[in-house]
């Protein structure tokens, strides 16, 4: 130069085109002399970017960013 995958909270990763979700982690409270474990809540997202398809897009299609692997 090709050519296939990845991209979603802070982190690891779900998500069949119909109002974004779990662990972990952060905060609070519960419990305890106290910490930590255990329980309960709660904050955190412009779904990489842009255009386009559709009544509706994280999901589809195009074009561009970044990574990650393969080929040369």
């Nucleotide at each position: 130069g090709c050519c296939a995958c990845u991209u979603u909270g802070g982190c690891u990763c779900a998500g069949u085109g119909g109002u974004a979700g779990a662990g972990c982690a952060u905060c609070a409270g519960u419990c305890u002399c106290g910490u930590a474990a255990a329980c309960u809540g709660a904050g955190g997202g412009u779904c990489c970017c842009g255009u386009g398809u559709u009544c509706g897009a994280u999901c589809c299609a195009c074009g561009g960013a970044a990574g990650u692997g393969g080929c040369u």
This is a predicted structure of a 72-nucleotide RNA (transfer RNA) from Ramazzottius varieornatus. Its mean pLDDT, the model's own confidence on a scale to 100, is 83. Its Rfam family is "tRNA". The family's RNA type in Rfam is transfer RNA. Rfam's curators write: Transfer RNA (tRNA) molecules are approximately 80 nucleotides in length. The source organism's lineage runs through Eukaryota, Eumetazoa, Protostomia, Ecdysozoa and Ramazzottius.